Notes:
Predicted 3D model of a 71-nucleotide RNA (transfer RNA) from a Candidatus Portnoyibacteriota bacterium. Its Rfam family is "tRNA". Rfam classes the family as a transfer RNA. The coordinates come from a structure-prediction model, not an experiment, and the mean pLDDT is 82.
RNA sequence: GGGCCCAUAGUUCAGUGGUAAAAUAUCUCCGUGGCACGCAGAAGUUGGGAGUUCGAUUCUCCCUGGGUCCA
Repeated sequence: GGGCCCAUAGUUCAGUGGUAAAAUAUCUCCGUGGCACGCAGAAGUUGGGAGUUCGAUUCUCCCUGGGUCCA
C1' cells in the first nucleotide's frame, strides 16, 4: 500500500428493509432476624457522516477503531 471480516445496553451477544431480543450486571418490591439465594418488576443499546427508500441495525459510499491475509 492492497483484499476480506467486525463495530448493537456497563459486559457478552441475537436480529439481513417495517419502530431491537436475551444472558449477566444495576435499581425497586416480596420471602429471611441479616447475608447469600430465589421470585416479580423497572431503567438502560444500533461507532460518526452522507446516499437509496414511504420506511435503514439491515442496502450503497466515505471516515474512525479493531482483527486477519498478501506485498
The sequence is in RNAcentral, with records from ENA. The organism belongs to Candidatus Portnoyibacteriota, within Bacteria.